This is a predicted structure of a 76-nucleotide RNA (c-di-GMP-I riboswitch aptamer) from a Candidatus Nanopelagicales bacterium. The sequence was found by an Rfam model in a public genome assembly.
RNA sequence: GACCAGAACGGGCACACCCAUCGUGAGAUGGGGUCGCAAAGCCGGGGGACUCUCGCGAGCCUGCCCUGCUGCCUCG
Numbered sequence: 001g002a003c004c005a006g007a008a009c010g011g012g013c014a015c016a017c018c019c020a021u022c023g024u025g026a027g028a029u030g031g032g033g034u035c036g037c038a039a040a041g042c043c044g045g046g047g048g049a050c051u052c053u054c055g056c057g058a059g060c061c062u063g064c065c066c067u068g069c070u071g072c073c074u075c076g
Base pairs, nucleotide, nucleotide: 004076005074006073012037013036017032018031019030020029021028022027035063041069042068044067045066046065047064048061050059051058052057
């Protein structure tokens, strides 16, 4: 240095819920909050769910699954 693994240290993120604002809506943003997470990191990708619409279609979420790239630490 690389790979496997994930106990500790230092940390990180932020489920539900509450408040404010925006949106037809799914939901988003900010603050609080803190169930959990070894990637709960990426305007990632695919599947999937959901919303609007007569339909075509358009949108939204992903901490449901798979996968790509990158990354802290070391009882081992």